[in-house]
Bacterial RNase P class A from Egicoccus halophilus, 390 nucleotides, folded computationally.
The prediction has a mean pLDDT of 77.
RNAcentral holds the sequence, with entries from Rfam.
The model forms 95% of the base pairs in the Rfam consensus.
The organism belongs to Egicoccus, within Bacteria.
It matches the Rfam family "Bacterial RNase P class A". The family's RNA type in Rfam is ribozyme.
RNA sequence: GGAGUCGGCCAGGCGGCCGCGCCACUGACCUCGGUCAGGGUGAGGAAAGUCCGGACUCCUCAGGGCAGGGUGCUGGGUAACCCCCAGGCGUGGUGACACGUGGAAAGCGCCACAGAGAACAGACCGCCACGGUCCUCCGGGGUCGUGGUGAGGGUGAAACGGUGAGGUAAGAGCUCACCAGCACGGUGGGUGACCACCGUGGCUCGGCAAGCCCCACCCGGAGCAAGGCCAAGCAGGGACGACGGUUGCCCGCCCGUCGCACGGCGCGAGCCGUGCGGCACGUCCCAGGUGGGCCGCAACGAGGUGUCGGGAGACCGACAUCCCAGAGAGAUGGUCGCCACCGCCGGUCCGCCGGCGGAACAGAAUCCGGCUUACCGGCCGGCUCCUCCC
Numbered sequence: 001g002g003a004g005u006c007g008g009c010c011a012g013g014c015g016g017c018c019g020c021g022c023c024a025c026u027g028a029c030c031u032c033g034g035u036c037a038g039g040g041u042g043a044g045g046a047a048a049g050u051c052c053g054g055a056c057u058c059c060u061c062a063g064g065g066c067a068g069g070g071u072g073c074u075g076g077g078u079a080a081c082c083c084c085c086a087g088g089c090g091u092g093g094u095g096a097c098a099c100g101u102g103g104a105a106a107g108c109g110c111c112a113c114a115g116a117g118a119a120c121a122g123a124c125c126g127c128c129a130c131g132g133u134c135c136u137c138c139g140g141g142g143u144c145g146u147g148g149u150g151a152g153g154g155u156g157a158a159a160c161g162g163u164g165a166g167g168u169a170a171g172a173g174c175u176c177a178c179c180a181g182c183a184c185g186g187u188g189g190g191u192g193a194c195c196a197c198c199g200u201g202g203c204u205c206g207g208c209a210a211g212c213c214c215c216a217c218c219c220g221g222a223g224c225a226a227g228g229c230c231a232a233g234c235a236g237g238g239a240c241g242a243c244g245g246u247u248g249c250c251c252g253c254c255c256g257u258c259g260c261a262c263g264g265c266g267c268g269a270g271c272c273g274u275g276c277g278g279c280a281c282g283u284c285c286c287a288g289g290u291g292g293g294c295c296g297c298a299a300c301g302a303g304g305u306g307u308c309g310g311g312a313g314a315c316c317g318a319c320a321u322c323c324c325a326g327a328g329a330g331a332u333g334g335u336c337g338c339c340a341c342c343g344c345c346g347g348u349c350c351g352c353c354g355g356c357g358g359a360a361c362a363g364a365a366u367c368c369g370g371c372u373u374a375c376c377g378g379c380c381g382g383c384u385c386c387u388c389c390c
Base pairs, nucleotide, nucleotide: 001386002385003384004383005382006381007380008379009378010377012339013338014337015336016335017334018333020042021041022040023039025038026037027036028035029034030033044361048372049371051370052369053368054367055366056223057222058221059220068219069218070217071216072215073087074086075085076084077083088101089100090099091098092097102214103213107212108211109208110207111206124153125152126149127148128147129146130145131144132143133142134141135140161179162178163177164176165175166174180204182201183200184199185198186197187196188195189194227295228294229293230292236286237285238284239283240282241281242257243256244255245254258277259276260275261274262273263272264271265270303322304321305320306319307318308317309316310315341358342357343356344355345354346353347352
């Protein structure tokens, strides 16, 4: 210098004008809870998808089991996790690194198409032997049948170890040597996954567990429209007083105290006024709970930042410091100027100058931890390979 790999960070800045939400702030005004002015504060790395995990709340006096679901190499981190860190093994890559991950030697099931045969394999072609038959230049050849053969060909994603020798009619772990793999036993290392070495064995054992299943561990359900509190009006219930009724009067008990029409108001249930009929109406309280309001809910947290300490790391601890959106169908915006960035064009005294254009994905709604997805452009760092120079 080139090519690559892994990780972290930013998400334009300043100012003017106009505008919006919120408030443990200040002031003024009035009809006393609103208006105005000032002050403070106001989106993200993903606020998104709602895919995992939790906090919180209700349901159960508590607890257990079955069913069902989830996770899945090992060790660690965490409130928890389908997350993160470190490691093991396998595959790919020269490498940095990336991707994958229980059990198929417990059992059942499945393995398309092609192919003769797809799991206690399989004779289509070929090869070999024997028999029949035909031809013959007598060496043999063709054809048919029976049997042997998994070495050769062919099919397939996959055809039941590899190389060599012996062996055979031809062949074959049929036998042997070496190699690869597996199982069992032992020794050593590691917390463990696992690794290294030695011995023995039969010779060799396909894939799918996201088909059932087996093993280990985890999981009660519903969700902020959770849930709690206050509670207008109407309808309902009660108490007290008054009035009316059963009539000579008084007291107690009992029963009853309303209906209709018109007008006005109200989204509405209904209310108000007037009139008519009837013997005869007022006050106060109550539970549940609708409209509505408050809390949950944002100013204390699995919180941010910094320093120090522990750890290989995820992470943990101590100290200091900071307070950091929030409501509701939902504010966080627009415009102008300058500077910075990128691209194009023109000029240039190669230092730059001028003009035009661009600037993403997206947007809180109970709150956190993750994962995934989207994203213009830029910055920083670790590591690897190749080439060149000293």